[in-house]
The part of an RNA shown here (large-subunit ribosomal RNA, domain I) has 551 nucleotides and comes from a Hyphomonadaceae bacterium.
The coordinates come from a structure-prediction model, not an experiment, and the mean pLDDT is 80.
The source organism's lineage runs through Bacteria, Pseudomonadota, Alphaproteobacteria, Hyphomonadales and Hyphomonadaceae.
Context: one part of a larger RNA
RNA sequence: CGUUACAAGGGCGUUUAGUGGAUGCCUUGGCGCACAGAGGCGAUGAAAGACGUGAUACGCUGCGAUAAGCCCGGGGAAGAUGCGAAUAAUCUGUGAUCCCGGGAUUUCUGAAUGGGGAAACCCACCUUUACAGACCUUGAUAAUUAACUCUCCUUGCGAGAGCCUGUUAUCGGGGUUUGUGUCAGGUAUUAAUAACUGAAUACAUAGGUUAUUAAAGCAAACCCGGGGAACUGAAACAUCUCAUUACCCGGAGGAAAGAACAUCAACCGAGACUCCGUUAGUAGUGGCGAGCGAACGCGGACCAGGCCUUGCUUUGCAUAUCUAAUUCGAACGGUCUGGGAAGGCCGACCGUAGCGGGUGACAGUCCCGUAGAAGUGUUGAUGUGCGAAACUAUUGAGUAGGGCGGGACACGUGAAAUCCUGUCUGAAUACGGGGGGACCACCCUCCAAGCCUAAGUACUCCUGUGCGACCGAUAGUGAACCAGUACCGUGAGGGAAAGGUGAAAAGUACCCCGACGAGGGGAGUGAAACAGUACCUGAAACUGGACGUCU
Repeated sequence: CGUUACAAGGGCGUUUAGUGGAUGCCUUGGCGCACAGAGGCGAUGAAAGACGUGAUACGCUGCGAUAAGCCCGGGGAAGAUGCGAAUAAUCUGUGAUCCCGGGAUUUCUGAAUGGGGAAACCCACCUUUACAGACCUUGAUAAUUAACUCUCCUUGCGAGAGCCUGUUAUCGGGGUUUGUGUCAGGUAUUAAUAACUGAAUACAUAGGUUAUUAAAGCAAACCCGGGGAACUGAAACAUCUCAUUACCCGGAGGAAAGAACAUCAACCGAGACUCCGUUAGUAGUGGCGAGCGAACGCGGACCAGGCCUUGCUUUGCAUAUCUAAUUCGAACGGUCUGGGAAGGCCGACCGUAGCGGGUGACAGUCCCGUAGAAGUGUUGAUGUGCGAAACUAUUGAGUAGGGCGGGACACGUGAAAUCCUGUCUGAAUACGGGGGGACCACCCUCCAAGCCUAAGUACUCCUGUGCGACCGAUAGUGAACCAGUACCGUGAGGGAAAGGUGAAAAGUACCCCGACGAGGGGAGUGAAACAGUACCUGAAACUGGACGUCU
């Protein structure tokens, strides 16, 4: 209020706001690859840091008490004093800022190395420039003084000048010593070499001291060597497998390793090593299970052979190519729309340049560039050529082989050859020796027990250039942004979120409400402010308002 209900609440529909940050577009950042380069840095103190350093608080970047820098050479040409981020004060055609090359400085920690240490701190010793004092020596100036010489005369015990002896003062030079003590330099260990010393203990040796040289530590993967698992698989598990892997240790190089036949082959022959394809998932091996898994041969990549102490030393000269910053580099106008022209229309031009990026919308001709060309040879690198000197040897024994025990060979002891060796043994000497998968004969083939060797191959912490039917902010690196940060953890360690105003800050003068607020309303800027820094676009969930309608 009273069925003639305009209530509250709720449903549905239309619409308008808020919240939120999806989507679209963008890219400063990532990811992958190709081709080149580089493949190390470090006791001349590295990598990584701490602390400082500016006119001005902090962070990043740079730098180091010479501290966003100092010097030299080259380039370059008008602005500059790094970034967030500004103000002040300055610099600059006598060439700044900037770029390239070289040099100087380079606190403290860190291998850290004088000793210590809870890293960036503490405490030393020796030497020494310098300073102060004392002593010795030497020079100059000034004063004074003894002797001597000269001049003047007033002949005086006078005056002046010179010479220098001694003394004092000041200013220096050199040396010795004492003290103070800032700066600077040195002082670790180990190894090798050399020298000086030097016990028990006579010679000696051990030990000690000094000098010189070297090493150490860091760094992504690749490489060689020494150790070395388990989960797992075998549908359990023990041989086996995973795997000679993960991991640990040692060592090296731009590559490493390997390498010049005591090799294969098969009665024909090949001709070092390494890598790829094939042979081939074959022959084999295997609780003949799971699995493991060749070689000969063939086709390619690349090709190189030397030495008997191979090496060391001096390395020089010439030449070629490449190598820094850098420079030049063609050709367009009008008009329309628009905030803006690179767009439309009209008419031109260049092109060894129409790759790419920017500019107020989409630009061959606006800017940077691009094709092409030039310059500089700083600093180095590589290649080639020409050179010099000296010296040296005789072919590999505790080896091959054998026994026992292991290991490696695709091959798990097997008929088990071949290779390595912990242990015990142990030949021959080219008229000799090894191998050809037990072993023997014949035949064939090679010459162990010494050494060196590029290329082809593996990898990418890093540099440059280029590319992508790679990503586009929950993606792509964990990290597009001050990220290995904030934060978490005693610690080892774990580990985020977070991009976008506009063409240009032109970032809203001034007025009003409000608490001299927050926030808002006018005004102004702008093409746009529902682009206002809670800023491009602005979806949905979620939350309001209005209207209609139902209950």